Predicted 3D model of a 98-nucleotide RNA (TPP riboswitch aptamer (THI element)) from Betaproteobacteria bacterium SCGC AG-212-J23. Taxonomically the source falls in Betaproteobacteria (Bacteria, Pseudomonadati, Pseudomonadota).
RNA sequence: UCCUAGCGUUGGGGGUCCCAUGCAGGAUGCAUGGGUGAGAAACACCCUUCGAACCUGAAGCGGGUAAUGCCGCCGGAGGAAAACGCCGAUGAACGCCA
Numbered sequence: 001u002c003c004u005a006g007c008g009u010u011g012g013g014g015g016u017c018c019c020a021u022g023c024a025g026g027a028u029g030c031a032u033g034g035g036u037g038a039g040a041a042a043c044a045c046c047c048u049u050c051g052a053a054c055c056u057g058a059a060g061c062g063g064g065u066a067a068u069g070c071c072g073c074c075g076g077a078g079g080a081a082a083a084c085g086c087c088g089a090u091g092a093a094c095g096c097c098a
Base pairs, nucleotide, nucleotide: 001092002091006086007085008084009083010082011048012047013046014045016042017035018034019033020032021031022030023029024028054079055078056077060073061072062071063070
């Protein structure tokens, strides 16, 4: 000197499932409860390019469950939303000294 990790401000991106009971009652919708999870409509949570937040593949494959992206694979596959500032560990480069 540079970068990374971390933090802040303001923006931006994203997901909202499964089951039981009840009420309507044609599908389905609403309410309550249960399961997993950061989050299942919360002014919340997560992610924001060194990007697995999230989407496509996918009505995918294997396992498991009351059931479900519940777990894993898929995935060194393809996409996917930023600027400024603080700090400066760790690391790297250059210079100087010994």
The sequence is in RNAcentral, with records from Rfam and Ribocentre. Its mean pLDDT, the model's own confidence on a scale to 100, is 77.